[in-house]
Context: one part of a larger RNA
This record gives sequence, structure tokens and C1' cells, in this order.
RNA sequence: GAACGAACGUUGGCGGCGUGCUUAAUACAUGCAAGUCGCGGGAGAAACCCGGGGCAACUCGGGGAGUAAACCGGCGAAAGGGUGCGUAAUACAUAGACAACGUACCCUCCGGUUCGGGAUAACUCCGCGAAAGCGGGGCUAAUACCGGGCGACGACGAGAUGGGGCAUCCCGUUUCGUCCAAAGCCGCAAGGCGCCGGAGGAGCGAUCUAUGGCCUAUCAGCUAGUUGGCGGGGUAACGGCCCACCAAGGCUUUGACGGGUAGCCGGACUGAGAGGUUGACCGGCCACACGGGAACUGAGACACGGUCCCGACACCUACGGGUGGCAGCAGUAGGGAAUAUUGCGCAAUGGGCGAAAGCCUGACGCAGCGACGCCGCGUGGGGGAUGAAGCCUUUCGGGGUGUAUACCCCUUUCGACCCGGACGAAACCUCCCGAGCAAUCGGGAUUUGACGGUACGGGUAUAAGACGCCCCGGCUAACUACGUGCCAGCAGCCGCGGUAAGACGUAGGGGGCCAGCGU
Repeated sequence: GAACGAACGUUGGCGGCGUGCUUAAUACAUGCAAGUCGCGGGAGAAACCCGGGGCAACUCGGGGAGUAAACCGGCGAAAGGGUGCGUAAUACAUAGACAACGUACCCUCCGGUUCGGGAUAACUCCGCGAAAGCGGGGCUAAUACCGGGCGACGACGAGAUGGGGCAUCCCGUUUCGUCCAAAGCCGCAAGGCGCCGGAGGAGCGAUCUAUGGCCUAUCAGCUAGUUGGCGGGGUAACGGCCCACCAAGGCUUUGACGGGUAGCCGGACUGAGAGGUUGACCGGCCACACGGGAACUGAGACACGGUCCCGACACCUACGGGUGGCAGCAGUAGGGAAUAUUGCGCAAUGGGCGAAAGCCUGACGCAGCGACGCCGCGUGGGGGAUGAAGCCUUUCGGGGUGUAUACCCCUUUCGACCCGGACGAAACCUCCCGAGCAAUCGGGAUUUGACGGUACGGGUAUAAGACGCCCCGGCUAACUACGUGCCAGCAGCCGCGGUAAGACGUAGGGGGCCAGCGU
């Protein structure tokens, strides 16, 4: 000199775009953050309104409404969002391998979708419990569950045969045998949406190899599932991944093993570069979800807002027993030099479900707070005296502040007020028209904005509402006076201060930067 997720002191007018717990992966009150489908299924309220009956309490019918709340079932909940604990390699980056693999939803193609059965939740009855909740009897449906049949394609086994390669092998043709599937719903219909099996694709994922990127030798030897083999188990899949047996190997000064530290990268900062430092925001990957362990479901998890067990902590309790997990968005306490609102909206983009309308979405879009950063703008412009006053200084003549003020003329950005007022919106749905057998496509109409009466435009009035901070001995740009007297104090280094201090304090003046300035 440059830089920052900064903080502190002091000052502070406006806007745009960014950005904001670096510490305690500490503990969390409260609300919200993952639902949706009635075109899979069975069942199904109430308040209230109207009418009839009744002295009234009340009762019956219609509507509310096949609505709400719940239940079975499907899909989603493995995404999105957070954090950086752990991890020095089961991670990451780059380049490859898979003749050792998986894949729900989506796309293309082929084939199929037959006949039956028994339950169960909801509901109802009974019981236990303070609660959380649980047990028993009875009824019922399905795209829930189960069985039989056909059995293509396929898988597997055996045989024949063709081709290829990369060692294990791979691809194809054909014969026989064994095994295996399904679900309906909407619609008058046409048809549509589904369901089952198979082949291919896209995207996503798993596994393996090589190379690369920290410190420490005051860590020098490490290793028994250890290294390899044979056989088996397990997995989507190779493998000592796991197991039985056999052999005695494997790694290491090119640093094994141990210890410390650390998420990695694209990038960021700096530098002429080489290099050094760093990994906040944004993007990719990984890991984690109170600490530890485990599996279940599922196409996918060993699963942040799922389950089980152990533990710590906290809460409820009728003392028998239960409940909870903000490293989601806000917010609270604590820690800290230090880091924001318990805001608005699904209008846009994206996601889940749905045939659709639509519902959900603290993702996201916006707004709020903070000069935290960058950028832009303003706090006025011109004229105006050998030059007022005040203040400072002086050799008392003067000099400085200084065109600075006053005064005259002009302008009105920003801010204030008044009026107008967006872009972001394209659609979906419905209707009309056209093309088409239709699916569908095109055109038109209608509808939809949190931000927001915001941006922006026009107008009204006035120089009016808007400048500070640091420094002035040398480095380093900027000097005098007074006070103080090795005191009080200053100080980044050299060093200043002991009676004329350009270095302390104050004043005048000056220098630098400027909504900042300094540390």
C1' cells in the first nucleotide's frame, strides 16, 4: 500500500445492490417450516336456518352436506432447508474403469390385465389407565392382503451352434425343463387415467483404480482378518465385506505407525509474476441432526421435523408411568469485541399431491433493522473590499482567518407536500372462432400483484432540512502563541517533557480524507 462476514471510538443527509453468530455442534418458551388425492375404498357429523307437533323442556322432516373431522389405501415425506461436529481418507479435485451393479416418477416400443377367497381399520359394545394410551367381542369396503389357472417375454439349469474379446469371460440363434404377474376408476359411448411383465433411453446413484493438495522424527518401526489362497455366506454388485480351513505374508526414511490440526473443491484476497494466505456469501461434493448404537419400511434411508435400545438433560404425573430434541424460519436465555423481524405473500420461479379446480410450500419472492461493504448523489452556484466585526499574532507599522461573512443575482438535485401511476402477468380454468376423425394445436375474450399507491412521471415552495473525523518533530503533507515545568502527559519506530516545548494541554492557523474518519 491492498483487503475484510469485522469490532471499538466519534460523527452521521439520501438512494441502489449486496451482506449480517467467525464465539457455546450451548440450552431452548411460543408460532409456523410436508402434505395431498373423494376420478382407489367404507363410513359420515355439528352449530345454525326453514317447516310440522308441543304450554314448555323437547321432538320429527328438509337444508347445512355427502361438507367437516377422522379411518383404510396411493404417491410424497430420502427432495427442498440448516450446520461444519467428525473426517488426513470409507472425504474432495482431476482423469479413467465397470466383461462386477441399481434405478420410483419421466420418454419410446412389445405383450398382457382371467377366476376366486379370507380378513381388517373406521364404526359399535365392553373393560383398564391420572394421562400418554391400551386390550377384548361384533360389523364392513377397496387400486389393502391371499390362493388357483393361462402362461408370452424374461430369469435359471442342461444341450446344440455362430461371433467377439480384456485374464476371470462377453454377445447372439435354437431345443428341452423349472419358476414367476396384474386393479381397477371416470365416461352414455368413443375414449381417457391407471395396473402387470419385458426391451431400450434419459437423468440419478453405487463400486473400483491412478494422480494431487497440512504440520510433526522430541512418533521408527507397524500389522493376526493382519497379507494371500481354496470353499462358502452376504450384497444391487466386486471384494478378507463376513466365516471355516491352508500358507506366512503385507506396509515402511519416496516417512509406514503414532500425535496435532482441518470438511474438500470451483473460487476469494494479495502479488509484476512465481508464489503466499484463505474456503464467509453463491455453486458442486461429503459428513452430521441432543451423545452413542441398531435395524424396519421403501425404488431410494440406516432416515433433521420416522421407529427401537442405552445415556445425559428438561418437563408432566394421581408416583404406577409418560413426554421432548430449532446445526429449518423467526424468536429467547447464555457465551462474546460482535452479527437482524416471534413481518407480508404464494403474485412470480421452483417443488409435492391431484384428471382438473385447487391445496400445501419460513424453498422462494418481497418488506423491516445495521454506514457492515461497494457504488452513486447531495449539503448550493455566480458576483462581491487593498479586505467589516470578532478571534489569533505582532518588531505595534502591520500580518492572518479572507471572497470567507454580510450584500446582490441565480438554480431547486435529494428531502417535504399535492396529483397521476407501472413493468414484473405468461398462463391454468371457462366461453367464442379456426385447423384436425380425434387427441390436441393456434387466435380472441375473461381472470390473477405480496412488493405497493412502491419505482417512475408531473407539479408547489424556499438556500431553504443535511460535515465531520484524524493529523501538523523526522519517517509524512501541514506552525505559531499561551499554559505546564522529567510534573501532567505523548508515543507505530527514533524518541519528546527537568522555565522561551513546532513532539504534552488549549487556541488560532494549516494538511489529509469525506458521510464518513480514525484505531